[in-house]
A computed fold for a 75-nucleotide RNA from an Armatimonadota bacterium, annotated as transfer RNA. The RNAcentral record of the sequence draws on ENA. It matches the Rfam family "tRNA". Gene Ontology term of the family: triplet codon-amino acid adaptor activity. Rfam describes the family as follows. Transfer RNA (tRNA) molecules are approximately 80 nucleotides in length. NCBI's taxonomy places the organism under Bacteria, Bacillati, Armatimonadota.
RNA sequence: GCGCCUGUAGCUCAGGCAGGAAAGAGCGCGGGACUUCGGAUCCCGGGGUCGGGGGUUCAAAUCCCUCCAGGCGCG
Numbered sequence: 001g002c003g004c005c006u007g008u009a010g011c012u013c014a015g016g017c018a019g020g021a022a023a024g025a026g027c028g029c030g031g032g033a034c035u036u037c038g039g040a041u042c043c044c045g046g047g048g049u050c051g052g053g054g055g056u057u058c059a060a061a062u063c064c065c066u067c068c069a070g071g072c073g074c075g
Stems, first nucleotide, its partner, number of pairs: 001074007010027004020058001029045005051067005
């Protein structure tokens, strides 16, 4: 330098291929029930510029362009 993959909640990840409901799960976190206290279990709850920017569209996490970060391969 070239090619491919990844980037979504504090963490690990779905969803993207085939655009359309207010963007989800598990763990963690906060509150409550239970318990002598804690743990476990159960109930409730908050938390996200979907890596940045631009474009297409009535509508973009999803499609296109570009940049950034990480990983793998080739030279």